[in-house]
Parts: sequence; structure tokens; C1' cells
RNA sequence: CCAGACGGCCGGAUGACCGCUCUUCGGGCAACCGAAGGGAGGAAAGUCCGGGCUCCACGGAAACACGGUGCCGGGUAACGCCCGGCGGGGGCGACCCCAGGGACAGUGCCACAGAGAGCAGACCGCCGCCGCCGCCCUUCGGGGCGCCGACGGCAAGGGUGAAAGGGUGCGGUAAGAGCGCACCGCGGUCCCGGCAACGGGAACGGCACGGCAAACCCCACCGGGAGCAAGACCAAAUAGGGGCGGCAGGCCGGAGCGAUCCGGCGCCUGCGUUUCCGCAAAGCCGCCCGGGUCGGUCGCGCGAGGCGUCCAGUAACGGACGUCCCAGAUGAAUGGUCAUCCCCCACCGCCAAGGUGGGGACAGAACCCGGCUUAUAGGCCGUCUGGCACU
Repeated sequence: CCAGACGGCCGGAUGACCGCUCUUCGGGCAACCGAAGGGAGGAAAGUCCGGGCUCCACGGAAACACGGUGCCGGGUAACGCCCGGCGGGGGCGACCCCAGGGACAGUGCCACAGAGAGCAGACCGCCGCCGCCGCCCUUCGGGGCGCCGACGGCAAGGGUGAAAGGGUGCGGUAAGAGCGCACCGCGGUCCCGGCAACGGGAACGGCACGGCAAACCCCACCGGGAGCAAGACCAAAUAGGGGCGGCAGGCCGGAGCGAUCCGGCGCCUGCGUUUCCGCAAAGCCGCCCGGGUCGGUCGCGCGAGGCGUCCAGUAACGGACGUCCCAGAUGAAUGGUCAUCCCCCACCGCCAAGGUGGGGACAGAACCCGGCUUAUAGGCCGUCUGGCACU
């Protein structure tokens, strides 16, 4: 210098003017005004996991059902998250990826192709023997080669498939084969190392026990339900509910100064009927009470909190001390314009200086916190790997 791996960080800056929202103070009866201060993110997103908090349900324990998780150890409030290790796979390497328990508890599946797919199988092929035929040789006894057919042997090679009952090599054999041997793999046993997953070694066994559990299932562990539209409080108009009281001595029209008189209408239901009294119900009126809705207040910003130093730990994380207070809207604030600078692109300029024009990502809190996942223009820093050149 080129190519790459991993980790961390920033993600426009400053000023002026005009606005928005919250808190405190001052003024004002109030509407509001003034001053000071705070005002989005690394993902606020998806709402996929785990919790806090709130309400509901629940006597305890166990079992069953359902759902989730699944190598080992550690961290954490908890997790399906994180850290460290193990095993497998990929890369020359830094490093990256993996739903990674159990297939001798049982059931089931293995499409197509292929001869054969589960205690398998022989299509091509290889080999032996027999028969027919052809050719060649012959010392005439026979021998050799080839085609075809029948009967056997084999599983080396070819072929099918995701997968064909260990792999490579030597020996062996008619041809072959763990048939024998060496190494590798595999299996159980023993020893050693490790908390463990697991690793290493020894002798033994000739190889049995194919794959699928992201098929049912088995094992271990975890799990009540709903969610801030949770939940609590204050509380209109209208309608409806409840309680108490009143209701025939009523209402309308006319006459009269007026007491009063005349005419008309109404005088209802139940307690057997009628009258009176009483009770009840319905209706109307008045007063009072309570619930929900509109609306308002709280929940709601001191928290598994941020930053710094030190200690323990490989690390995740933990502990001690110091320091800071840092959004709280609800038809939903956190913005806009201008100037200067920064970065990127295009053009002019031989180059440079410079000038002109355009652009600056993804995105927007809504109860909060820990994670995961997804989106993101451009840029910075650190550690490491491979290569090239020079010293």
C1' cells in the first nucleotide's frame, strides 16, 4: 500500500429571528402576559421473548391436559437473552455458521428412480461347471479361443438414489468378500485429565446398532388470566332509577268593586259490593339521593437510572465510593426561515486556487425496564489476518 475479519463510536455545528410544549417564579378576577430552565432515538420501529406495575381468579400439594424451552458451565429480577467453553461444518487465515436431549420404550414414514429402502437385493458385470455350434492346433488321446443357452458362486467395478449393511491399502481367491492383516472409523470395558459437555490413552470386539423426533412420542425444566383503552378519583345537560311530601277545597268560561253566584268539563285502578275512613299501585308536581356517559384529575417520570474512578472476574456481570436529575404531550409539543461553516455529488477551470448548482440517511416517545429482530446516506477509531514492495 492492497484485500479482508472483529469490536466500538458519531450520525451535521454555531448564531439570529419567528413559533410549540412542560416546570418554577412574578403580574393579572380571568383569558393571558413576562422571566429563567428542560424538551426524541440508536433504533423511539416490529410488538417477537422476558420482567416491573395494575386489576381479576385462586385453601395446600400432587397428577393430567395444553403451550414453551432443550450440548455443558456461568451471569441476570427474568428470559427463547448475554458471556465462556465443548462438539459438528466452512475459510489459507483473522474469524464465521449450527432448533446441538433421546432412534436398544413404542408407533409411523423413507416420494421419484432403482434389481433391491429394512433383519434388503442381483439389472449390467466378474468367475466356475455343463451342453450345442464355429474356428485354430494336434503325437488323434485331446487342447485352446469365441458366440449362445441352462445351473451355480460373488458383491470388486458400473448403474439408480438424499441414503445401498464401514473406508483406504496389502494379502488371499476360480472370481470375490472383515475371509485374514495394518491404519482410520465404530461399539462397549478400564485408566487418565476436566465441575461438566467432552477430550486423550490402553487392550478387546470383525462390525452388530441406516436415516427422519422442524412425525407422533419419551425424558428434564418452566408457565394462572388480562393489560395504562390496566386501574383509582371528581363529576354536567338530557333521559332513566330510588326516597320523601302534596294532589279534588280541581280546571275552564261568564257576571259582580268584592265575599260570592251561574254554566260546562273532570272526579280513575285494587283491597267482594255501596258510603265513609284507611292502605297500596299508577299518574302529575316539588325537593333530595345515587350510578354511568361527555369532560377533568391521578396513575406519569428517582429508576433492576446515567456518568466517572477503583476493586474482583478471561468475560457477561458484580461490589464500593463520588457525582448528576435528564421529555411527559393527549385532535397528541419537541418545529420553521435565513446566514456562516462542515461533508458528498455534478459542471466550469490544463492542474491548482477558486466559482456555480444540487443534496445531507433510517426514522418520531405515549406506563416503564432488560433483550432480540428489522431499517439506516455518510464518516471516525481500535485490535487482528492474508498478500505485495522496501529497509